The RNA shown here (transfer RNA) has 74 nucleotides and comes from a Hyphomicrobiales bacterium.
The sequence was found in a public genome assembly.
Lineage of the source: Bacteria > Pseudomonadati > Pseudomonadota > Alphaproteobacteria > Hyphomicrobiales.
């Protein structure tokens, strides 16, 4: 220095051909259940999708630049 890939909730991830509210699982906190814990079973709270433009009536998605990882190549 040159190509790829990945970034989404506190962690692991999904998100279709760009459309109606941005999810799952785990964990966290509250009920239930139990003599008590643990399991189970019901709810709730947490995101502006790494950052920043841009296309578009709309963008997690397309596209431009940037940043972190990560893999090969020189």
């Nucleotide at each position: 220095g040159c190509g790829g890939g990945u970034g989404u909730a506190g962690c692991u991830c999904a998100g279709u051909u760009g459309g109606u509210u941005a999810g799952a699982g785990u964990a966290u906190c509250g009920g239930c259940c139990u003599g008590u814990c643990a399991c189970g079973c019901c709810g709730a709270g947490g995101g502006u999708c790494g950052c920043g433009a841009g296309u578009u009536c709309g963008a997690g998605u397309c596209u431009c630049g940037u940043c972190a990882c990560u893999c090969g190549c020189g």